[in-house]
RNA sequence: GAAGUAGGUCGGACAGUCGCCGCGUGGCUUGCCACGGGGAGGAAAGUCCGGGCUUCAUAGGGCAGGAUGCCGGCUAACGGCCGGGCGCCGCGAGGCGACGGAAAGUGCAACAGAAAGCAAACCGCCGAACUCCGGGUAACCGGGGUGGUAAGGGUGAAACGGUGGAGUAAGAGCCCACCGCUCGGCUGGCAACAGUACGAGGCAUGGUAAACCCCAUCCGAAGCAAGACCAAAUAGGCAAGCGCUGACGGGGCCCCCUGAGCUUGCGGGUAGGUUGCUUGAGACGCAUGGCAACAUGCGUACUAGAGGAAUGACUGUCGGUGGCGGCGCAAGCCGCUGCGUCACAGAACCCGGCUUACAGACCUACUUUGCCU
RNA sequence: CCACCCGUAGCUCAGCUGGAUAGAGCGAUGCCCUCCGGAGGCAUAGGUCACAGGUUCGACUCCUGUCGGGUGGGCCA
Numbered sequence: 001g002a003a004g005u006a007g008g009u010c011g012g013a014c015a016g017u018c019g020c021c022g023c024g025u026g027g028c029u030u031g032c033c034a035c036g037g038g039g040a041g042g043a044a045a046g047u048c049c050g051g052g053c054u055u056c057a058u059a060g061g062g063c064a065g066g067a068u069g070c071c072g073g074c075u076a077a078c079g080g081c082c083g084g085g086c087g088c089c090g091c092g093a094g095g096c097g098a099c100g101g102a103a104a105g106u107g108c109a110a111c112a113g114a115a116a117g118c119a120a121a122c123c124g125c126c127g128a129a130c131u132c133c134g135g136g137u138a139a140c141c142g143g144g145g146u147g148g149u150a151a152g153g154g155u156g157a158a159a160c161g162g163u164g165g166a167g168u169a170a171g172a173g174c175c176c177a178c179c180g181c182u183c184g185g186c187u188g189g190c191a192a193c194a195g196u197a198c199g200a201g202g203c204a205u206g207g208u209a210a211a212c213c214c215c216a217u218c219c220g221a222a223g224c225a226a227g228a229c230c231a232a233a234u235a236g237g238c239a240a241g242c243g244c245u246g247a248c249g250g251g252g253c254c255c256c257c258u259g260a261g262c263u264u265g266c267g268g269g270u271a272g273g274u275u276g277c278u279u280g281a282g283a284c285g286c287a288u289g290g291c292a293a294c295a296u297g298c299g300u301a302c303u304a305g306a307g308g309a310a311u312g313a314c315u316g317u318c319g320g321u322g323g324c325g326g327c328g329c330a331a332g333c334c335g336c337u338g339c340g341u342c343a344c345a346g347a348a349c350c351c352g353g354c355u356u357a358c359a360g361a362c363c364u365a366c367u368u369u370g371c372c373u
Numbered sequence: 374c375c376a377c378c379c380g381u382a383g384c385u386c387a388g389c390u391g392g393a394u395a396g397a398g399c400g401a402u403g404c405c406c407u408c409c410g411g412a413g414g415c416a417u418a419g420g421u422c423a424c425a426g427g428u429u430c431g432a433c434u435c436c437u438g439u440c441g442g443g444u445g446g447g448c449c450a
Base pairs, nucleotide, nucleotide: 001369002368003367004366005365006364007363008362009361010360012318013317014316015315016314017313018312020039021038023036024035025034026033027032028031041344045355046354048353049352050351051350052349053223054222055221056220060255061254062253063252065219066218067217068216069215070084071083072082073081074080085099086097087096088095089094100214101213105212106211107208108207122153123152124149125148126147129146130145131144132143133142134141135140161179162178163177164176165175180203181201182200183199184198185196186195187194188193227275228274229273230272237266238265239264240263241262242261249258268449269448283300284299285298286297287296288295289294320339321338322337323336324335325334326333327332374446375445376444377443378442379441380440383399384398385397386396392430401417402416403415404414405413423439424438425437426436427435
């Protein structure tokens, strides 16, 4: 210098003019004015998980349902994060993994192929055994049948360990050696798992669980339109159905508990205010413990909290970026001009995560490699 | 805010207990018929199965994530 990997920060700045929405103080003509101070994000997004908070009498048992799924830890909790194991990818820094169970059961596998799940004889190989025919005095020879054979060919996504030898009629873990595999033991590790020169087994147990299912763990439901208070309004009316033999609340169902109303249709009314509401399992800095996630202690600053809902518009300078031209070997510089605040995007009860979108700029650590010394 | 559904040809929809050519009706185009048009008959074209990734031998179908569209619920009595 080139190409990359991982993590992080920022994501226009300043000034002026005119506005918009809360808050505080003051004034008065009581809904306006003046002054002061404040007003979007790393994802505010998708609403995919988890929790706080609130209500449902209790939040209990069973069945059903849902979620998660290597091991250990962190946490309020999690499907998140950290560390480790195993597998795959990359020369590497590193990255990715729905990663329990198919030797409980049920199901599925089109087409091709002889055979597709207690395997199977199409081609090929064989003719030892039994048998038929022919030849031969006979031993035996040739051909066929019953058959034997999973080594070879071919089909397929997938065809029931690999190499070599022995063996055989031909063959085959049928047998043997080595490699691989399974189970047990031992060693290391909290564990997942790894190692093994120990023992046993000729190999059983193909794939699919993002098919049903089995196993383990977790989950009560609803959501700030939760909920609380005030005010307003009125015909708490009519009809049908259900119900104290127990309905509804009770939102999957049953048990249990509670105990008098409930559901639907028609008709009628209100469409206001206050609160919940933002200071929090929060952020930043330092110290200590820990590999880390994180925990503990100390310190610092904290100011959107509204209704379908404000946070905007314009101008100038600088910056950014596109185009054209000039100078220059080049890096770059200068001029003109476009974009005009210029990436994705806009808080709605609050937090912790995940996922998705994102022009460009910068920082740190590391990897591979070229050249020079 | 919560619950749920849909996306397949120009339009309306099938197919979704995975199996190979993805179909139907209407429409379009061409030809026949007719003096011309319609109707009718014959034929043809037309598809990113919303998008991306995964599971599987194999995906419109199963799973996950995006994008777009739609439906329903909630006051008093």
Description:
Predicted 3D model of RNase P RNA and transfer RNA as a complex of 450 nucleotides.